[in-house]
RNA sequence: UCAGACGGCUGGAUGACCGCGCGCCUGCGUAAAGCAGGAUCGGGCGAGGAAAGUCCGGGCUCCACGGACGAACGGUGCCGGCUAACGGCCGGCGGGGGCGACCCCAGGGACAGUGGCACAGAAAGCAAACCGCCCCGGACUUGAUCCGGGGUAAGGGUGAAAGGGUGCGGUAAGAGCGCACCGCGCGGCCAGCAAUGGUCGUGGCAGGCAAAACCCCACCGGGAGCAAGAUCGAAUAGGGGUGGCUCGAAGCCUUGAGCUUCAGACGUGUCCGCGUCGCCGCCCGGGUGGAUCGCGUGAGGCGCGGAGUAAUCCGCGUCCCAGAGGAAUGGUCAUCCACUCUCUUCGGAGGGGGACAGAACCCGGCUUACAGGCCGUCUGACGCC
RNA sequence: CGGGGCGUAGCUCAGCCUGGUAGAGCGCUACGUUCGGGACGUAGAGGCCGGAGGUUCGAAUCCUCUCGCCCCGA
Numbered sequence: 001u002c003a004g005a006c007g008g009c010u011g012g013a014u015g016a017c018c019g020c021g022c023g024c025c026u027g028c029g030u031a032a033a034g035c036a037g038g039a040u041c042g043g044g045c046g047a048g049g050a051a052a053g054u055c056c057g058g059g060c061u062c063c064a065c066g067g068a069c070g071a072a073c074g075g076u077g078c079c080g081g082c083u084a085a086c087g088g089c090c091g092g093c094g095g096g097g098g099c100g101a102c103c104c105c106a107g108g109g110a111c112a113g114u115g116g117c118a119c120a121g122a123a124a125g126c127a128a129a130c131c132g133c134c135c136c137g138g139a140c141u142u143g144a145u146c147c148g149g150g151g152u153a154a155g156g157g158u159g160a161a162a163g164g165g166u167g168c169g170g171u172a173a174g175a176g177c178g179c180a181c182c183g184c185g186c187g188g189c190c191a192g193c194a195a196u197g198g199u200c201g202u203g204g205c206a207g208g209c210a211a212a213a214c215c216c217c218a219c220c221g222g223g224a225g226c227a228a229g230a231u232c233g234a235a236u237a238g239g240g241g242u243g244g245c246u247c248g249a250a251g252c253c254u255u256g257a258g259c260u261u262c263a264g265a266c267g268u269g270u271c272c273g274c275g276u277c278g279c280c281g282c283c284c285g286g287g288u289g290g291a292u293c294g295c296g297u298g299a300g301g302c303g304c305g306g307a308g309u310a311a312u313c314c315g316c317g318u319c320c321c322a323g324a325g326g327a328a329u330g331g332u333c334a335u336c337c338a339c340u341c342u343c344u345u346c347g348g349a350g351g352g353g354g355a356c357a358g359a360a361c362c363c364g365g366c367u368u369a370c371a372g373g374c375c376g377u378c379u380g381a382c383g384c385c
Numbered sequence: 386c387g388g389g390g391c392g393u394a395g396c397u398c399a400g401c402c403u404g405g406u407a408g409a410g411c412g413c414u415a416c417g418u419u420c421g422g423g424a425c426g427u428a429g430a431g432g433c434c435g436g437a438g439g440u441u442c443g444a445a446u447c448c449u450c451u452c453g454c455c456c457c458g459a
Stems, first nucleotide, its partner, number of pairs: 001381010012336007020046003025037004048356001052367002055365005060225004073221005078092005093107001094105004108216002113214002116209002130156002132152008140143001164182006183205001184203008229293004239284007248262005253256001264277005300319008337354001339352005386458007395411004405442001413429005435451005
């Protein structure tokens, strides 16, 4: 210098003016809320690293059960640690990829059981003789022939997959049949908390794939979600109680504006049918619109020191940092900063224009989207000293 | 804001749980029938399953992410 790997930060800056939300302040007041000043002085604060997807885990609230271990169902899955918890993070192990820095892995169990492996192929799970190879017997056309019996998994062919691999020996041809190395199983010893690794011995190989098929084992989980839930409660219309006034008939008994029937009036729409038949006052209760709380001091931010490889934890100091309710967080101008286009006398001039996206109970993660810029560590190649 | 469900042929839906050939009805095309049309009969075309990645020999189906649509809760 070029090409790369990993980690972290930032997400336009400053100023002026106008506007919006919240809280502060002042005054008034209710049944409880609260309302006004505010179309307005002053100063304070006002989106994110993802506020997103709602995929996990928790706080908080209500419901259910408290004999609450389980069953069912769902989830997680190498080992150790961290954490309030987790499917998250850190460190290690094993496997795979890369020359390397480094990256990726749902990574328990397939001799506990059940089921599956389509098509092709002779045979697909208690393996299997289609072609070929070899041996024996027979036929006559004596051959690179045909028929029958047997051996063989080394070769061909099918398939995603054919019951260890390579080599030497061996054999009629072959075969872990024998041997060496590699792989695999079993056992011992050593190192390690463990996963696991190393080493020695032993077995000729039994045990194919798949559990993101059912399943087994271990561990975890009661359900719903701030539209959870709580408080205060207007007007109107219902409900309960009580007092007063007024009122057709009959029956009943509980003697009251109680019940039933008839008549009458009104409404629906003409009949039938159906529905309604008191008025006024006071008190109580539920609850709608509405208002308030939940709701902003928290597993909190920043700085320093310490423990630890790290995640993380501990101590001290310091700060208070959005809180709406169809929902504020915006706009204009000036100068600069990136990016980009055009012109150029190479000094510059002019134009365009600002990534993804936006709180809604809160927090820890994961995942997804994202223009551009900055910093640090490391690797490979080339060159120079 | 929270919770749940669905994307398969032009349309409406099966198939997914338990992986191996993608199907049904209506519609469309051609032919027959008819004087012609409809109906009917026969034959046929049309999808790689919303998109991407993973597991597997193999994915519409199992898993993860993502996009779109619908429903419910005051």